[in-house]
Context: one part of a larger RNA
RNA sequence: UUGGGCGUAAAGAGCACGUAGGCCGUCGGGUAAGUCUUGUGUGAAAGUCAAAGGCUCAACCUUUGAAUGUCAUCGGAUACUGCCCGGCUAGAGUCCGGAAGAGGCGAGUGGAAUUCCUGGUGUAGCGGUGAAAUGCGCAGAUAUCAGGAGGAACACCCAUAGCGAAGGCAGCUCGCUGGUACGGUACUGACGCUGAGGUGCGAAAGCGUGGGGAGCAAACAGGAUUAGAUACCCUGGUAGUCCACGCCGUAAACGAUGGGCACUAGGUGCGGGGGGUGUCGACUCCCUCUGUGCCGGAGCUAACGCAUUAAGUGCCCCGCCUGGGGAGUACGGCCGCAAGGCUAAAACUC
Numbered sequence: 001u002u003g004g005g006c007g008u009a010a011a012g013a014g015c016a017c018g019u020a021g022g023c024c025g026u027c028g029g030g031u032a033a034g035u036c037u038u039g040u041g042u043g044a045a046a047g048u049c050a051a052a053g054g055c056u057c058a059a060c061c062u063u064u065g066a067a068u069g070u071c072a073u074c075g076g077a078u079a080c081u082g083c084c085c086g087g088c089u090a091g092a093g094u095c096c097g098g099a100a101g102a103g104g105c106g107a108g109u110g111g112a113a114u115u116c117c118u119g120g121u122g123u124a125g126c127g128g129u130g131a132a133a134u135g136c137g138c139a140g141a142u143a144u145c146a147g148g149a150g151g152a153a154c155a156c157c158c159a160u161a162g163c164g165a166a167g168g169c170a171g172c173u174c175g176c177u178g179g180u181a182c183g184g185u186a187c188u189g190a191c192g193c194u195g196a197g198g199u200g201c202g203a204a205a206g207c208g209u210g211g212g213g214a215g216c217a218a219a220c221a222g223g224a225u226u227a228g229a230u231a232c233c234c235u236g237g238u239a240g241u242c243c244a245c246g247c248c249g250u251a252a253a254c255g256a257u258g259g260g261c262a263c264u265a266g267g268u269g270c271g272g273g274g275g276g277u278g279u280c281g282a283c284u285c286c287c288u289c290u291g292u293g294c295c296g297g298a299g300c301u302a303a304c305g306c307a308u309u310a311a312g313u314g315c316c317c318c319g320c321c322u323g324g325g326g327a328g329u330a331c332g333g334c335c336g337c338a339a340g341g342c343u344a345a346a347a348c349u350c
Stems, first nucleotide, its partner, number of pairs: 003322004007304002012318001014201004021194003025088007033081002035077003039073003042069001048066007091191001092188003095184003099180001103177007110154001115149007125136002162169002206247006215241002220236004258317006266295011299306002323350003332343004
């Protein structure tokens, strides 16, 4: 456990799809289950409540009445809800049109840079730091030129920009493929919203098998610093970072803000679409739909702030919170190769 809440105080599941369930547009007809209602039956007594009465009062007792139900049953009502039938198009979807986009997957390909190798030039240093040293270099380094190898990431464009449900997505080209906005209003005719369980997706790190390995770099080693220095700085350096397949399933997975619909002043910037004005055509300007930012009014808020992308005003559905520590732990269960994940207490204590 009524309630009150969930941006920052405890609290929105990481995200989606979807089962059951809950909720559901508009008009007409039917039914009468819910709902409302008349009558009847029953609802023992005591108790409770009201009125009156009896003990001197009261407690107590007596009498009468009332009240008491998800009750049963015969009728009645039909606004709302349900169910059945029929219709509608404003929700939802389909179709057509011209578009935008780092949306996803696969294949191919390009240049810059780092490193390494070979050769040329060239000579004593290079590198690194606060300063140094470890390190590299006369077996010719650093620098510079030419050639080659290989891996990873894509400078400028790049944005306060775009796309995606979220995680996330960026050189270029091709192929396959998902979603979206706008315009048309041809079609279907409520087909909708949410979603316990469930299923799928899910950064990084990590794990398994096999590849790959340039740079970077946990661990590790050395040099410094320091009282010490298991660090910060420096020189090295292995897992890993990359690819394929399979696991893991977490995060400050954040807008710390669940999803849907409707309503409620404005101003301004940017992305996409449409219309109008104008023009030979365009620019411009105006209107509109959609996305994404900033500012701001009412309202809300403990304040900060939010403010048509709401944290405003309402409705529907789900998740979650209920003092701090113990503890996101123990135990049990489920999942996992493991690491561990999910679910989730109590004693005790303040």